[in-house]
């Protein structure tokens, strides 16, 4: 110096305004939001991961499932930047929910830091 180990902390945002209606942040018009790592250059829509859900389990995990973008410009290089126009968003509850309430003071990709010891 690097790797491994243990521990600590951190680790998701969002319906303004209006219409209908007994009732809607759920319908209609409209508004708003974007986890983590990677990628020649910054990504909700590229590649992968997490979460939710399903199955199995020796309860440690393992397997499955898993949404959505194009055009133009600049450039050595960008589906990531700039301009334009689109699109997507688990489950349960409830007047049909990406945004409310709930499982969840949970889990977690990962980020930062600390410790002792070995060689």
């Nucleotide at each position: 110096a690097a790797a491994a180990u243990u521990c600590u902390u951190c680790g998701g945002g969002g319906u303004a305004g209006g219409g209908u209606g007994u009732a809607a942040g759920u319908c209609c018009c409209a508004a708003c939001c974007g986890g983590c790592g990677g990628u020649a250059a910054a990504a909700g829509u590229c590649c992968g991961c997490g979460a939710c859900c399903c199955g199995c389990u020796u309860c440690g995990g393992c397997g499955g499932c898993u949404g959505a973008u194009c055009c133009g410009g600049u450039g050595u290089g960008a589906u990531u930047c700039c301009g334009g126009a689109a699109c997507c968003g688990a489950c349960a509850g409830u007047a049909c929910a990406g945004u409310c309430u709930g499982g969840a003071u949970g889990a977690g990709a990962g980020a930062a830091g600390a410790a002792a010891a070995u060689a």

The prediction has a mean pLDDT of 85. Predicted 3D model of a 119-nucleotide RNA (FMN riboswitch aptamer (RFN element)). The sequence was found by an Rfam model in a public genome assembly.